[in-house]
RNA sequence: AACGAACGCUGGCGGCGUGCUUAAUACAUGCAAGUCGUGCGAGAACGGGGGCUUCGGCUCCCUAGUAAAGUGGCGAACGGGUGCGUAACACGUGGGCAACCUGCCUAUCAGUUUGGGAUAAGCCUUCGAAAGGGGGUCUAAUACCGAAUGAUACCCAGAAGAGACAUCUCUUUUGGUUCAAAGACGGUGCAAGCCGUCGCUGAUAGAUGGGCCCGCGGUCCAUUAGCUUGUUGGUGGGGUAAUGGCCUACCAAGGCUGCGAUGGAUAGCCGGCCUGAGAGGGUGACCGGCCACACUGGGACUGAGAUACGGCCCAGACUCCUACGGGAGGCAGCAGUAGGGAAUAUUGCGCAAUGGGCGAAAGCCUGACGCAGCAACGCCGCGUGGGUGACGAAGCUCCUUGGAGUGUAAAACCCUGUCAGUAGGGAAGAACCGGUCGUGGAGGUAAUGCCACGGCCCUGACGGUACCUGCAGAGGAAGUUCCGGCUAACUCCGUGCCAGCAGCCGCGGUAACACGGGGGGAACGAGCGUUGUUCGGAUUUACUGGGCGUAAAGGGUGCGUAGGCGGACCAGUUAGUCGGGUGUGAAAUUCCAUGGCUUAACCAUGGAUCUGCAUUCGAAAACUGCCGGUCUUGAGUACUGGAGAGGUGAGUGGAAUUCCCGGUGUAGCGGGUGAAAUGCGUAGAUAUCAGGAGGAACACCGGUGGCGAAGUCGGCUUCCUGGACCGAUACUGACGCUGAGGCACGAAGGCCGGGGGAGCAAACAGGAUUAGAUACCCCUGGUAGUCCCGACGGUAAACGAUGGGCACUAGGUGUCGGAGGUAUUGACCCCUCCGGUGCCGCAGUUAACACAUUAAGUACCCCGCCUGGGGAGUACGACCGCAAGGUUGAAACUCAAAGGAAUUGACGGGGGCCCGCACAAGCGGUGGAGUAUGUGGUUUAAUUCGACGCAACGCGAAGAACCUUACCUGGGUUUGACAUGCUAGGGACAGGGCGAGAGACCGCCCCUCUCCUUCGGGAGUCCUAGUGCAGGUGCUGCAUGGCUGUCGUCAGCUCGUGCCGUGAGGUGUUGGGUUAAGUCCCGCAACGAGCGCAACCCCUAUCCUUAGUUGCCAGCGGAUAAUGCCGGGAACUCUAGGGAGACUGCCCCGGUUAACGGGGAGGAAGGUGGGGAUGACGUCAAGUCCUCAUGGUCCUUACGUCCAGGGCUACACACGUACUACAAUGGCCGGUACAGCGGGUCGCAAUGCCGCGAGGCGGAGCCAAUCCUCAAAACCGGUCUCAGUUCAGAUUGGAGUCUGCAACUCGACUCCAUGAAGGCGGAAUCGCUAGUAAUCGCGGAUCAGCAUGCCGCGGUGAAUACGUUCCCGGGCCUUGUACACACCGCCCGUCAAGCCAUGGAAGUCGGGGGUACCCAAAGUCACUGAUCGAACCCGCAAGGGACGACAGUGCCCAAGGUAAAAUCGAUGACUGGGGCUAAGUCGUAACAA
Repeated sequence: AACGAACGCUGGCGGCGUGCUUAAUACAUGCAAGUCGUGCGAGAACGGGGGCUUCGGCUCCCUAGUAAAGUGGCGAACGGGUGCGUAACACGUGGGCAACCUGCCUAUCAGUUUGGGAUAAGCCUUCGAAAGGGGGUCUAAUACCGAAUGAUACCCAGAAGAGACAUCUCUUUUGGUUCAAAGACGGUGCAAGCCGUCGCUGAUAGAUGGGCCCGCGGUCCAUUAGCUUGUUGGUGGGGUAAUGGCCUACCAAGGCUGCGAUGGAUAGCCGGCCUGAGAGGGUGACCGGCCACACUGGGACUGAGAUACGGCCCAGACUCCUACGGGAGGCAGCAGUAGGGAAUAUUGCGCAAUGGGCGAAAGCCUGACGCAGCAACGCCGCGUGGGUGACGAAGCUCCUUGGAGUGUAAAACCCUGUCAGUAGGGAAGAACCGGUCGUGGAGGUAAUGCCACGGCCCUGACGGUACCUGCAGAGGAAGUUCCGGCUAACUCCGUGCCAGCAGCCGCGGUAACACGGGGGGAACGAGCGUUGUUCGGAUUUACUGGGCGUAAAGGGUGCGUAGGCGGACCAGUUAGUCGGGUGUGAAAUUCCAUGGCUUAACCAUGGAUCUGCAUUCGAAAACUGCCGGUCUUGAGUACUGGAGAGGUGAGUGGAAUUCCCGGUGUAGCGGGUGAAAUGCGUAGAUAUCAGGAGGAACACCGGUGGCGAAGUCGGCUUCCUGGACCGAUACUGACGCUGAGGCACGAAGGCCGGGGGAGCAAACAGGAUUAGAUACCCCUGGUAGUCCCGACGGUAAACGAUGGGCACUAGGUGUCGGAGGUAUUGACCCCUCCGGUGCCGCAGUUAACACAUUAAGUACCCCGCCUGGGGAGUACGACCGCAAGGUUGAAACUCAAAGGAAUUGACGGGGGCCCGCACAAGCGGUGGAGUAUGUGGUUUAAUUCGACGCAACGCGAAGAACCUUACCUGGGUUUGACAUGCUAGGGACAGGGCGAGAGACCGCCCCUCUCCUUCGGGAGUCCUAGUGCAGGUGCUGCAUGGCUGUCGUCAGCUCGUGCCGUGAGGUGUUGGGUUAAGUCCCGCAACGAGCGCAACCCCUAUCCUUAGUUGCCAGCGGAUAAUGCCGGGAACUCUAGGGAGACUGCCCCGGUUAACGGGGAGGAAGGUGGGGAUGACGUCAAGUCCUCAUGGUCCUUACGUCCAGGGCUACACACGUACUACAAUGGCCGGUACAGCGGGUCGCAAUGCCGCGAGGCGGAGCCAAUCCUCAAAACCGGUCUCAGUUCAGAUUGGAGUCUGCAACUCGACUCCAUGAAGGCGGAAUCGCUAGUAAUCGCGGAUCAGCAUGCCGCGGUGAAUACGUUCCCGGGCCUUGUACACACCGCCCGUCAAGCCAUGGAAGUCGGGGGUACCCAAAGUCACUGAUCGAACCCGCAAGGGACGACAGUGCCCAAGGUAAAAUCGAUGACUGGGGCUAAGUCGUAACAA
């Protein structure tokens, strides 16, 4: 795009078309083929009228020469239906018939003479239920029969001529034989007759229709490869309208087939129709041509024509009637019914038109046809209104609450009048025929008649329809699908991997533009969607117009048959090729033009086209073919030469392994591995010497070297033998290339028979390995086999994953064989050519990788093969094989992919380079103990919540007794503890007091407004009531912002332009060096730039300068028991501002003259001096909705809020992080020193006094360089003496202190007493590289009180680093990949479960076809006949003959039966594998070595 459609929703009108695609299933009922009285005979009734009547009836006329029936003629073979069958001369197309027929029609010629006998109807009778018959008797014809005449027909015989295509044909002519008929009507006439019209007969032509034959063309299966006996041909005969094995007898043995016979499956064919740019593909409804069929099968009759849809006979199935004896029927005609089905209409009107049959005609018949009805089934046309109309009603939807959309849409106002409605008018289609009138014409008559023309009359189913006009009034007339992308059209709500959607991709698991609904929008519109089917897109079967190295695809290799293709020149021919003509290619359709319906659809007329076939003519002769001749370049032969693991047979050699015998000799040996063991040996091994046996393989040479078609071929010698190459000449003369089938060869393994067997070695056994190890790797043994001969098998990653041949298209460089050249004494080297074999590389090709004269380039020829993955190289069948198995080779079902190459990542028990307290080297810890703290778990009314590898666990929490607090129990409260707006009422609010209560809270009392004012009131504030709302530590960190952790302070991450690539992408950023660093240098198709690094900032280390209090005190003075205490000083320290300094700057060496590195000098500091702040692009859906913010959602007398008490502090356990220890580098006692960072008025607090102490009393001073807080380890002296201790301090008892409303659950501290575990910690594991670790104390935040935690501060102050193999993490380059959620990846097979399709299977059931035999209806044909019979013949007759009827027999034969096979299908216990299916089992095979 299309449709004979169907289904869903919807539906106003008209025109034109179309309408059982399924059950060729079965059919009730009606109709669909009759007509002619001008062929013939006969001839009613109902009814009406007349007459008669005994009233029962009789008779006459009309009805009426009518109806019905008969005889006869023509028609019924057309028209109409269907598509069963048919793969065929059925159809299409073009030819042929010299091998034929043709009723009616046309033309021409000639005739139509004369006789005869029957018969139906009717009447009588009879059988039967019926259908239907039988007998007798009468009668007619255009029925039937005889005779005559008769030709140009047929046959026989003959003559002449012409033609051709083989049998032959045609024309002319002579003679002979045979064969005809029918009348009717009209006119006229007395009649005979004559005439006219229509018939009839013979003949010849024509036209029309048919029959037969032939070339060519159009389906599938080779898992159908052989078929055929009337088969192929001939002769004779028969048969037909006619050829012919069409039939028959005999003879011969042929015929068809790979260009697909035979068989099977499917199918009516075509014009056309649909699609497509075309070529094609699909299809064969309607309309038209042909064929076939008419319940199924068989058969003939009649006839011009049938083997006959509405005829006959027989058989069968089915249905109906029946009196059971017997009969009837055939809608695939039009309607209609049942059934089937997703599905397809009225039991309509009419012969008015067109057409057909009959008839002289009128006319009759016509379900052909013309119309109408039903159906949106299709195409076409029209309408459902038009204009104006708001910054834009209402409703609805959305919303950021401002608004936006629906939307000029509506309303409203002004119009119009199609369709429908109603009223009126009202066609064309009609012209014939016929009637009547008139005119004219030819022939012949006396005329009618006949023919032509004209006038008038008659005829309409549709239908009072089309059409026209009037009337009224916007009135009666819009839906369907879609809105994630493709694909035009977006939002809200509901739902929550549910319900559902879906053409493909895919949506849905709480914010769904994808489901359902609403709003809005898009598209089409009386339709719109869905389903089905076909073509297109699909160059996705490739003729136009594809491919095969790796995506599917080159046969394992050769030889060669058919076939296809084929070198140069000359000549011929003209089959192919080319052009013209002619015929045909039906009409319709298509296209163009014009015209007719108001337009269109539709229809008409004309033209084009129908790309084809046939025939004829022509010229050309290039190309192909064919024929003839020639040639040598393709191909081959002969000759010379050398190379070679080419093949086959025979012989032969040494090294090595093993075994056997003997000698020497003694205790281990051998072997293997990551490490071991099994094994051998005191019965004498191993080792060593000598001898022997046997089999297999051939070290070195040896090489991307050689040979061969491939598989393959390797010691040496030899016989036989194949091929290739070089060279030079001669010869043949296209002899060539390829190659479906076919034949041969064909690794390893395997099989059969016979040998052989040293080593090796499947299976097997043992040892190991392992979670297991029926395995790999390894070890000890070991049989087939490996070897030889003969025979089979026929496959491989049989690979260059690349078929063969020929030609052409830059080169460079190896190597093998041969030849030549230059040069040389010669060889080598060098150069050239031919043949082979490699590597690199240009053009070109390629999806890329890559290929590239050995093509995967450019062309030609031939063969093989491919067409998504799985199922499956499976099943079935066939062929081959001894078997194993091989070759050929599907389908159901299932998936939305399976693949190739390359890219970026990630990963690897891949590689290279390099970092990091990563390892190593060290020091100290953790893991063991007790305690503290956090977590899990458990418990509980609650033990609130979050955090979970590193990167949760002394984390949020810089501090849970109440509070905090989010949890639990109980008690209250509902505009609320908190914010704000509005309405109404009130007067303050606050504060104080009393009562009940656990308190919240409740009740009562006291006290009590401010400002402005026009005196009405207003504003502020508070209370009460109400209403909007508040509130939520409820949920979602996977809706979010912000913040944070982590990789990681790792050195990376990117961009612009350019360049490369089809592209992803690359380059830059890789490389060589170097660095802490993508730091820098050099190089480079890159050149630059950004975020990171570094630097800039802060602290610290040195110095300078400025300043000099609260800090400092050298010098001067004063004072004290002593002290910068005082005067004073500004030097020093220090404080805190500013500056200097360090930059590889200098020297040497190395390095590429670089970057940079090593060393040195100077310097307080040296190569980023030390520390901090600073965290790129990104990753982890990392963490946080309980800091805060926030979308959505949920609660609203509760999930809000207030209060009391409890809980977060529980405790069999487990883990993390810490503290304190286990002691002598120590504990205890006494003495003596030295810090820094900080903090302090709700505070820090001195001196003093009290207390053993915590602390108390008291309070100077200090808002701080001023006052307060201020060390410990260390050092000195003493003591303890290795022990559960003078270690360690848990636990417990008692007594206290402090904070606080309150220390019971549940604080810290003090004193006295108690004195647990613990003696340095398993596997494992952590931190640290210098002022670091270790160790010692101090301060601070939080805080009423409460650190062993956290954040800081200083004191004392080490050890070690060879080094980068390994562990962990990271960076760069490279490599492989089947990973991309990225190795915590992917993924395989068995088993178990469910579902599905399928193979096998003892069988069972069925279908179609064939074969053989039996039986054999109807019927044709043949034969026979003693039966029957009017015509003709003989005969006086009887009778006979001829002919016919009928009967019988025979051949053939449908259906039926029997039998054995083959074949197709269904089903089948059981069985085999296969496919599919979120979370089953076992392992880990593959992807990274």